[in-house]
Molecule: RNase P RNA; transfer RNA
Organism: Alphaproteobacteria bacterium
RNA sequence: CCAGACGGUCGGGCAGCCGCUGGCGGGUUCGCUCGUCCAGAGGAAAGUCCGGGCUCCAUGGAAACAAGGCGGUGGAUAACGUCCACCCGGCGUGAGCCGAGGGAAAGUGCCACAGAAAGCAAACCGCCGCUUCUACGGAGGCGGUAAGGGUGAAAGGGUGGGGUAAGAGCCCACCGGGGCGCUGGCGACAGGGCCCGCAUGGUAAACCCCGCCUGGAGCAAGACCGAAUAGGGGGCGCGCAUGGGCCGUUUUCAGCUUGCGCCCCGGGUGUGUCGCGUCAGGCGUUUCGCAAGAAACGUCGCAGAGGAAUGGCUGCUGAACCUGGCAACAGGGGAACAGAACCCGGCUUACAGACCGUCUGGAUAU
RNA sequence: GAUCGCUUAGCUCAGCCGGUAGAGCAACUGACUUUUAAUCAGUAGGUCGAGAGUUCGAAUCUCUCAGCGAUCACCA
Numbered sequence: 001c002c003a004g005a006c007g008g009u010c011g012g013g014c015a016g017c018c019g020c021u022g023g024c025g026g027g028u029u030c031g032c033u034c035g036u037c038c039a040g041a042g043g044a045a046a047g048u049c050c051g052g053g054c055u056c057c058a059u060g061g062a063a064a065c066a067a068g069g070c071g072g073u074g075g076a077u078a079a080c081g082u083c084c085a086c087c088c089g090g091c092g093u094g095a096g097c098c099g100a101g102g103g104a105a106a107g108u109g110c111c112a113c114a115g116a117a118a119g120c121a122a123a124c125c126g127c128c129g130c131u132u133c134u135a136c137g138g139a140g141g142c143g144g145u146a147a148g149g150g151u152g153a154a155a156g157g158g159u160g161g162g163g164u165a166a167g168a169g170c171c172c173a174c175c176g177g178g179g180c181g182c183u184g185g186c187g188a189c190a191g192g193g194c195c196c197g198c199a200u201g202g203u204a205a206a207c208c209c210c211g212c213c214u215g216g217a218g219c220a221a222g223a224c225c226g227a228a229u230a231g232g233g234g235g236c237g238c239g240c241a242u243g244g245g246c247c248g249u250u251u252u253c254a255g256c257u258u259g260c261g262c263c264c265c266g267g268g269u270g271u272g273u274c275g276c277g278u279c280a281g282g283c284g285u286u287u288c289g290c291a292a293g294a295a296a297c298g299u300c301g302c303a304g305a306g307g308a309a310u311g312g313c314u315g316c317u318g319a320a321c322c323u324g325g326c327a328a329c330a331g332g333g334g335a336a337c338a339g340a341a342c343c344c345g346g347c348u349u350a351c352a353g354a355c356c357g358u359c360u361g362g363a364u365a366u
Numbered sequence: 367g368a369u370c371g372c373u374u375a376g377c378u379c380a381g382c383c384g385g386u387a388g389a390g391c392a393a394c395u396g397a398c399u400u401u402u403a404a405u406c407a408g409u410a411g412g413u414c415g416a417g418a419g420u421u422c423g424a425a426u427c428u429c430u431c432a433g434c435g436a437u438c439a440c441c442a
Base pairs, nucleotide, nucleotide: 001362002361003360004359005358006357007356008355009354010353012317013316014315015314016313017312018311020040021039022038023037024035025034026033027032042337046348047347049346050345051344052343053342054218055217056216057215059254060253061252062251063250064249065248067214068213069212070211071210072086073085074084075083076082087101088099089098090097091096102209103208107207108206109203110202111201124149125148126145127144128143129142130141131140132139133138157175158174159173160172161171162170176198177196178195179194180193182191183190184189222274223273224272232265233264234263235262236261237260238259243258244257245256246255267441268440269439281300282299283298284297285296286295287294288293321332322331323330324329367438368437369436370435371434372433373432376391377390378389379388385422393409394408395407396406397405415431416430417429418428419427
């Protein structure tokens, strides 16, 4: 210098004028108004895909079933399908990247077409032996074989040698596989030893088995205030007390409650207040830890709307990009994706570009 | 804001516990008819919304996106 891998930060800037929302402080005729005051979108605020907080179902306990989810090992965490470290497998020359990564010798199902045969294996072509016929080219019958061909995603270990009529773990070496000890590791697992010629393909993001987790609904949850009317009508189900209801279903114990639940038609009100931003909070230092992170101390206060604020105009400056040029440069151009709606931790998706750090491969020079 | 559902031929829909996609209407061609319609015979038309994954194999199973639609205020 070129090409690349990983991690992180930012994502137009400055000034003036005019507005908008909230807070604070004045004024007030209580509806508003004033201010040299303070604050005012994001890394994803998004998709709503996971996990929690919070609220309601009055509350608590036990058992069974159903439904759903997760799945290498060890840790982190409030929790997770997230994160960290490691193991195993795959890809890459490498830095590194990817993996829904338990069980197929518990059982069931499926494996289309093609093919002789698709899970109790099988014999189409071929190879070999015996035998019958012969027009001496060959044809038929019986048997052996799984090396070679062919079909297929997949044909009951692979390569090489020996062996054989031809062949075959039939025998041997190496690799692979299975079983049992040993050593190391918390563990997943790794290494090595002995034995077994090898018996039982794939699919569980098919049913299922094993282990673990989960009560349901969601801020339009829910609470308070006010106004208004036809405080209405109809249907269904259960019950009227040894009963019914209490939020997946059933049973049970305690407790609470006494008519309850659902649907349809019709009527009324006008979007008030709280929930609502101080919380698993940000930053810094120290200690512990490989890390994710944890603890202690210090410090900061950082949006809160409700048809929904966070904006508009002007000036200067301006990256990418386009055109011309060998180049310096000149002219044009004028900032990506997107925008809170109860809150938080993640994941996923979108994103013009700029900068920083660590590392890998290659080239050149010393 | 929250909770659900759908996407297959030009249109309306089947097929959805995997094996290579159909029906009706519409379109086109031919026959019948003086001509048209109707009728009869035949033909074409699909990357099953998009992209990944599992599998030998995906419209179907799983995940991530895109588009469209539905429901949900309070009182009595």